[in-house]
Molecule: c-di-GMP-I riboswitch aptamer
Organism: Thermoanaerobacterales bacterium
RNA sequence: GACCGAUAAAGGCAAACCCGCCGAAAGGCGGGGACGCAAAGCUGCGGGCCUAAAGUCUGAAGACUAUGGCAGCCGGGUUGCCGAA
Repeated sequence: GACCGAUAAAGGCAAACCCGCCGAAAGGCGGGGACGCAAAGCUGCGGGCCUAAAGUCUGAAGACUAUGGCAGCCGGGUUGCCGAA
């Protein structure tokens, strides 16, 4: 230094749920709260998933559709703390 990842140390993040705000929704942000996480830091680039306002079709019901999302679904890219085996 690389891989790797302890019942180590220092610190970090925060699921569900509740409250407030934003949003058509999915979802996001802030506060509380901890199920978990060694990248649960960042990034939709590939796959996957969620939503369907506008649009298209339709007599209607409804269907399709991302330009909207999810990084705590799996990969890829990129940055980074610690150091036992």